[in-house]
RNA sequence: GUUCGUCUUCAGGGCAGGGUGUAAUUCCCGACCGGCGGUGAUAGUCCGCGACCCAUCAAGUGAUUGGUGGCCGAAUUGGUGCGAUACCAAUACCGAUAGUUAAAGUCUAGAUAGAAGAAGAUAGGC
Numbered sequence: 001g002u003u004c005g006u007c008u009u010c011a012g013g014g015c016a017g018g019g020u021g022u023a024a025u026u027c028c029c030g031a032c033c034g035g036c037g038g039u040g041a042u043a044g045u046c047c048g049c050g051a052c053c054c055a056u057c058a059a060g061u062g063a064u065u066g067g068u069g070g071c072c073g074a075a076u077u078g079g080u081g082c083g084a085u086a087c088c089a090a091u092a093c094c095g096a097u098a099g100u101u102a103a104a105g106u107c108u109a110g111a112u113a114g115a116a117g118a119a120g121a122u123a124g125g126c
Base pairs, nucleotide, nucleotide: 001126002125003124005122006121007120008119009118010117017029018028019027031106032105033095034094035049036048037047038046044093045092053070054069055068056067057066058065059064075091076090077089078088079087097109098108099107
């Protein structure tokens, strides 16, 4: 240095102001936010992944855990440049489930959880 194993830590942001109403951070005007890896160049909207949700199988008395499969949103135009759906400009779009005096990307809850992954420590092999 590399490979493989173990362990530790870390790992998601956001309705200002106003309108209607008995009641809304849920409706309306408007405001705000953007997980992880990749890329010839910095990405919510390109490619892939995670989370959520569904089905199924296995383990467990059970809570629950694990495997497999499914589901899984959204962008164009112009400019710069050798090169950009990533930069600059303009305009647009998207966002699980359950709950709620009234419909939620932003409130509350599962979640003091889990995780893509990031950093570090360390045994062994080469």
Predicted 3D model of a 126-nucleotide RNA (FMN riboswitch aptamer (RFN element)) from Loigolactobacillus jiayinensis. It was read from a public genome assembly, where an Rfam model found it.